Predicted 3D model of a 147-nucleotide part of an RNA (small-subunit ribosomal RNA, 3' minor domain) from uncultured Pirellula sp. It was read from a public genome assembly. The prediction has a mean pLDDT of 83. Its Rfam family is "Bacterial small subunit ribosomal RNA". Gene Ontology terms of the family: structural constituent of ribosome and ribosome.
[in-house]
Context: one part of a larger RNA
RNA sequence: CACCGCCCGUCAAGCCACGAAAGUGGGGAGGGCCCGAAGUCGCUGAGCUAACUCGCAAGAGAGGCAAGUGCCUAAGGUCAACUCCGCAAUUGGGACUAAGUCGUAACAAGGUAGCCGUAGGGGAACCUGCGGCUGGAUCACCUCCUU
Numbered sequence: 001c002a003c004c005g006c007c008c009g010u011c012a013a014g015c016c017a018c019g020a021a022a023g024u025g026g027g028g029a030g031g032g033c034c035c036g037a038a039g040u041c042g043c044u045g046a047g048c049u050a051a052c053u054c055g056c057a058a059g060a061g062a063g064g065c066a067a068g069u070g071c072c073u074a075a076g077g078u079c080a081a082c083u084c085c086g087c088a089a090u091u092g093g094g095a096c097u098a099a100g101u102c103g104u105a106a107c108a109a110g111g112u113a114g115c116c117g118u119a120g121g122g123g124a125a126c127c128u129g130c131g132g133c134u135g136g137a138u139c140a141c142c143u144c145c146u147u
Base pairs, nucleotide, nucleotide: 003110005107008103009102011100013097014096016094018092019091020090023087024086025085026084027083028082031079032078033077034076039072041070042069043068044067047065048064049063052061053060054059113134114133115132116131117130118129119128120127121126
């Protein structure tokens, strides 16, 4: 490489990350209920018992042991909730990617000036209504500045 220019959005393809999501897997800290080992302690202790006490002795007592039981309680079970992480059918838009599709919205008065706000509508860029702005071309007039 200069209008045979530039350029917008839908749709299609690829890829990336993110959001939502029935559900699902795991972690954390607790709570309610159930169960409850070992052990200390309490109670019982008819069974057992060398030391201490009494007794000549038999034996009795004290103490101890077994056993039973209660409280506390680890682990375990269960219930509902809290919190964190992962996976997830599906779904939503987004970024990016030489040459895909449909149109042509914007840039010139871009062929309906454009833009902003708002409401409605539409395959898409967008269209229409209302209000606003000039960062609108053209023509005329006014004011100001410069030569």